This is a predicted structure of a 72-nucleotide RNA (transfer RNA) from a Candidatus Micrarchaeota archaeon. Lineage of the source: Archaea > Nanobdellati > Microcaldota. The sequence was found in a public genome assembly. It matches the Rfam family "tRNA". Rfam links the family to the GO term triplet codon-amino acid adaptor activity. Rfam classes the family as a transfer RNA.
RNA sequence: GGGCCCGUGGUCCAGUGGUUAAGACGCCAGCUUUACACGCUAGAAACAGGAGUUCGAUUCUCCUCGGGCCCA
Numbered sequence: 001g002g003g004c005c006c007g008u009g010g011u012c013c014a015g016u017g018g019u020u021a022a023g024a025c026g027c028c029a030g031c032u033u034u035a036c037a038c039g040c041u042a043g044a045a046a047c048a049g050g051a052g053u054u055c056g057a058u059u060c061u062c063c064u065c066g067g068g069c070c071c072a
Base pairs, nucleotide, nucleotide: 001071002070003069004068005067006066007065010025011024012023018055027043029041030040031039048064049063050062051061052060
């Protein structure tokens, strides 16, 4: 320098155009307990950045950034 793949709550990840972005662990609160843990209920918390296409983009296209693999 070229090619391919990936980037979503604190962590691991699902969702691949359509109206509330799901789940697990973790966190906060309540219930329970003498207390803690377990358990139950409820809650907060995320689409790497920009531009484009579209009625509508986490999803499609391009660029940038970051990570991984391969070639030179």